[in-house]
RNA sequence: GGGGUGGUGGCUCAGUGGUAGAGCACCUGCUUAGCAUGCAGGAGGUCCUGGGUUCAAUCCUCAGCACCUCCA
Repeated sequence: GGGGUGGUGGCUCAGUGGUAGAGCACCUGCUUAGCAUGCAGGAGGUCCUGGGUUCAAUCCUCAGCACCUCCA
C1' cells in the first nucleotide's frame, strides 16, 4: 500500500427499514444469625463519526476513523 471481518449498556454478544434486547457485572428489597445461592424490582445505550436514499436508518449506500486478520 491492497483485500476481508466486525464497530450496539461496564464486559461478551443478539437484532433488523417502524426510535433496541439477552447473559454476566452493578444497585435496591425479600430470604439467612451472617455470607453465598435463589426470588422480585431498578439503573445504565446520541447503536464509532459525517453525508446520501427513504414518510421513517442501528439496519441500505458513500466517505472517514480506530481495532483485528490476510497478502505484498